RNAcentral holds the sequence, with entries from MGnify.
The RNA shown here (c-di-GMP-I riboswitch aptamer) has 76 nucleotides and comes from uncultured Desulfosoma sp.
């Protein structure tokens, strides 16, 4: 490269949540790990406070980046 395929953005509907966001269905922008893990960075939400920012506490994001583990086919 090829083959069998897999996942699934935005958006819409329903449910959960203060929210970020998550789950299910539809739907595909994309993805060789877009499979798993909040370990590091980063971003987002909530809290008290006269207000804002910072710090602190709690939460979310793995399709923001790095890292760890595992994995189909097979020219290499």
């Nucleotide at each position: 490269a090829a083959a069998g395929g897999g996942c699934a953005a935005a958006c819409c509907c329903g449910c959960c949540g203060c929210a970020a966001g998550g789950c299910g269905g539809g739907g595909a922008c994309g993805c060789a790990a877009a499979g798993c893990c909040a370990c590091g960075g980063g971003u987002c939400c909530c809290g008290a406070g006269a207000a804002a920012a910072a710090a602190c506490g709690g939460g979310a994001c793995g399709g923001c980046c790095g890292g760890g583990c595992u994995g189909c086919c097979g020219a290499a």
Taxonomically the source falls in Desulfosoma (Bacteria, Pseudomonadati, Thermodesulfobacteriota, Syntrophobacteria). Of the family's consensus pairs, 95% are formed in the model. The prediction has a mean pLDDT of 84.